[in-house]
Context: one part of a larger RNA
């Protein structure tokens, strides 16, 4: 020096991103037991006593197990092992549970339980070229989907865009059918030539073809209206009280409508270590307040909230070599000799 155990004066987290990591508690039987609560918790709360042997009595299930009394020992009786660290205040998700097999177990995912939509049965929905198959040998207290995530108290305003739904008067508008129109081809006819029946032109009926085209017409769109626990949104500016300050209060643009109720420097606060109080001698962390909310807010859920958590910070008691600081010891290396 390195791994792996031990031990350590004082002092006790001064260590550090952070008590990481080690100490510390610890079993059994009695006492005793808060706040808070969903009355079930919380709770093994905390906090404290006892714990061996040896007699005798009781009780008794009767060689067991317990109880009372006395009496012996030791620094120590669950004598070794082996067996919760403890309160308390924030946040988050109720909750047991799922998760990145081999760097994340978590606030992510599920969940009960609210909800919103589709679906009347040859149900919608899935799956197939199809016939069939699940759905379901069920039936709306059911099935399929989306949201949300117990419970409590709640869930304000906007239908202007953008999905959905419903409507049918009007415009718009597809293959397609189509009256009629052009064009191409083409018999008669006709004109020239000249080899006398051919050559090159004019010519255009009917028929085919080919393009067009009044007109006919389906959803969809335009339209008319509804729908936010559909996607999604929820303002400037300027003035005003008998000190100043503020603005209950007027004015004026704008808007589909201007953000209620609650929360609030928060997992969300840039300016920021915000002001102010608490807690430390001394606190960018935390905890209460305040509200000029950079860029909170209502099932993309909003606010509480017992219990629960190898979740996340902050206090604190015990406990320690984590530090002041470092030492010593044990086994196994590494080192030297052989």
């Nucleotide at each position: 020096c390195u791994a792996c155990a031990g031990u350590u004066a004082a002092g006790g987290a001064a260590c550090u991103c952070u008590g990481c990591a080690a100490a510390a508690u610890a079993g059994c039987u009695c006492u005793g037991u808060a706040a808070c609560u969903u009355c079930g918790g919380g709770a093994g709360a905390a906090a404290g006593a006892g714990u061996a042997c040896c007699u005798a009595u009781u009780u008794a299930a009767a060689u067991a197990a317990a109880a009372u009394a006395g009496g012996u020992c030791a620094c120590a009786g669950u004598a070794a092992a082996g067996a919760a660290u403890g309160a308390g205040g924030g946040c988050g998700g109720a909750c047991u549970g799922u998760u990145u097999a081999a760097c994340a177990a978590a606030a992510a995912c599920a969940c009960a339980g609210c909800u919103a939509u589709a679906u009347g049965c040859a149900a919608a929905a899935u799956g197939u070229a199809a016939a069939u198959a699940u759905g379901a040998a069920g039936u709306a207290u059911a099935u399929g989907u989306g949201g949300c995530g117990a419970c409590a108290c709640c869930u304000g305003c906007c239908c202007g865009g953008u999905g959905c739904c419903a409507g049918a008067a009007g415009g718009u508008c597809a293959a397609a059918a189509a009256a009629g129109a052009a064009a191409g081809u083409c018999a008669a006819a006709u004109u020239a030539a000249u080899u006398u029946a051919u050559u090159a032109g004019u010519g255009g009926a009917a028929g085919c073809u080919u393009u067009u085209a009044a007109u006919u017409u389906a959803a969809g769109c335009c339209c008319u209206g509804g729908u936010g626990a559909a996607c999604g949104g929820c303002g400037g500016c300027c003035g005003u009280a008998a000190c100043u300050a503020u603005a209950a209060c007027g004015g004026u643009c704008c808007u589909a409508a201007g953000g209620u109720a609650g929360c609030g420097a928060a997992a969300u606060u840039c300016c920021u270590u915000g002001u102010c109080a608490g807690g430390u001698a001394a606190a960018u962390u935390c905890u209460g307040u305040c509200c000029c909310g950079c860029u909170u807010g209502a099932a993309u859920g909003g606010u509480g909230u017992a219990a629960c958590c190898a979740g996340c910070u902050c206090u604190u008691g015990a406990c320690u070599g984590u530090c002041u600081c470092g030492a010593c010891u044990g086994u196994a290396g590494a080192c030297u000799c052989g």